[in-house]
Context: one part of a larger RNA
RNA sequence: UGACGGGGGCCCGCACAAGCGGUGGAGCAUGUUGCUUAAUUCGGUGCAACGCGAAGAGCCUUAUCCUAGGCUUGACAUAUACGAAUGCCUACUGGGAAACCAGGUCGGCUGCCCUUCGGGGUGAAACGUAUACAGGUGCUGCAUGGCUGUCGUCAGCUCGUGUCGUGAGAUGUUGGGUUAAGUCCCGUAACGAGCGAAACCCUUGUCGUUAGUUGCCAGCGCGUAAUGGCGGGGACUCUAACGAGACUGCCGGUGUUAAACCGGAGGAAGGUGGGGAUGACGUCAAGUCCUCAUGGCCUUUAUGCCUAGGGCUGCAAACGUGCUACAAUGGCCGGUACAAAACGAAGCGAGACCGCGAGGUGGAGCAAAUCGUAAAAAACCGGCCCCAGUUCGGAUUGGAGUCCGCAACUCGACUCCAUGAAGUUGGAAUCGCUAGUAAUCGCGUAUCAGCGUGACGCGGUGAAUGUGUUCCUGAGCCUUGUACA
Numbered sequence: 001u002g003a004c005g006g007g008g009g010c011c012c013g014c015a016c017a018a019g020c021g022g023u024g025g026a027g028c029a030u031g032u033u034g035c036u037u038a039a040u041u042c043g044g045u046g047c048a049a050c051g052c053g054a055a056g057a058g059c060c061u062u063a064u065c066c067u068a069g070g071c072u073u074g075a076c077a078u079a080u081a082c083g084a085a086u087g088c089c090u091a092c093u094g095g096g097a098a099a100c101c102a103g104g105u106c107g108g109c110u111g112c113c114c115u116u117c118g119g120g121g122u123g124a125a126a127c128g129u130a131u132a133c134a135g136g137u138g139c140u141g142c143a144u145g146g147c148u149g150u151c152g153u154c155a156g157c158u159c160g161u162g163u164c165g166u167g168a169g170a171u172g173u174u175g176g177g178u179u180a181a182g183u184c185c186c187g188u189a190a191c192g193a194g195c196g197a198a199a200c201c202c203u204u205g206u207c208g209u210u211a212g213u214u215g216c217c218a219g220c221g222c223g224u225a226a227u228g229g230c231g232g233g234g235a236c237u238c239u240a241a242c243g244a245g246a247c248u249g250c251c252g253g254u255g256u257u258a259a260a261c262c263g264g265a266g267g268a269a270g271g272u273g274g275g276g277a278u279g280a281c282g283u284c285a286a287g288u289c290c291u292c293a294u295g296g297c298c299u300u301u302a303u304g305c306c307u308a309g310g311g312c313u314g315c316a317a318a319c320g321u322g323c324u325a326c327a328a329u330g331g332c333c334g335g336u337a338c339a340a341a342a343c344g345a346a347g348c349g350a351g352a353c354c355g356c357g358a359g360g361u362g363g364a365g366c367a368a369a370u371c372g373u374a375a376a377a378a379a380c381c382g383g384c385c386c387c388a389g390u391u392c393g394g395a396u397u398g399g400a401g402u403c404c405g406c407a408a409c410u411c412g413a414c415u416c417c418a419u420g421a422a423g424u425u426g427g428a429a430u431c432g433c434u435a436g437u438a439a440u441c442g443c444g445u446a447u448c449a450g451c452g453u454g455a456c457g458c459g460g461u462g463a464a465u466g467u468g469u470u471c472c473u474g475a476g477c478c479u480u481g482u483a484c485a
Stems, first nucleotide, its partner, number of pairs: 001485002003482003007479004012474002015469002019433005026324008034315002042053002065310007074133001078132006087109003091105001092103004111122004135299002138297003144293002146288003149284001151282001156195006162171003175186003201276004206244007216233002220231003247270001250264005326426001330385006342373003347366002352361003392423001397418007439461007
């Protein structure tokens, strides 16, 4: 100087408390361990691994993970030498599961120069042979770059000059106030500065200006069974560009005449208005050599490459994360409202018709403020159920189908009929959340032929509690002890 303390002081955080809803019990989905297996590919393992890499394992993906069949200058790149005038595409024959091996004909394609149109010369590309080499999701994340997690959006981490100390170092950065903040003020052997904090950026909340189509429709007309459907209009909503607005600016009080804090006015918004992006010096030899790059090592008729089938989906058991429930604030039936955001051409696919339905036929319109996905759902109105393992719950199983796709046996999603399991609110323990939040309800997207209860977004309805810091836990500053570095 640090680190540590079941030392002290101050202070903060859904850390506790006060509340609301869960997990832990059930069934299922998903990940992991274990077991099994020819193989169940690999990585990730306290917080910070376990719906993680994987924004999509039927083949492919896929990974010598397994079994089997093949190739050896190779699936891919560059270079050199030689070869024959080859070669490539399409269809074909035999063997084969395919890859591949062997054979072979019709047609098409192939630059430049010469040409008597028969052909000749030369070269590119391709093919074959040979040699350098390619290749490796093989090892080492404890050789590395890059990227990422975590402490933590915590308020810290440092430097120059000066001063003090023999020196390591100290000071500044401590102290008194204050703040979300090393934020600001005052003091001060320090004076300044940098990286962080804040601000600048995006979005949302109010108003104005400009613009008015594909959006809108108040007033004026036209028209319809009805609809901004039409003429028209720019008022309103909206769209999207530019501005205004919030700064403790104003008032009162407290305070050191300070910084600031408390209350108030005005205001759409008030003291960082809400949300996001943004992550200092460093810590964990944290994670990743399987994104990529890369040193070293290993491999080279195989640890490379191609192919078929299987596996990654196996199931006694344990754990994590979720979904659905156990019901009446509910279930079922009928009627009827109100979103936002997003996506669409090898696409979205309307009306119509067929089917109980998944879906099918068909193809209007739309490269989309125009058309489509699209029905929002909870809510509201009316009816039935009457507390039961039920008109709760939907697992499991049987049968019949639909769709995608070369192909749904292992191993897809969905529909219909039948079946109708556990489950009556969950022990010890444990998690999230302070407001448009929790809870609850649906909608969309990426990946994607098809497939999600996952992930990422979007809006609808919309609470309770707390204004405290004794304790648990994790940080920060000062101080103290230490046989630790």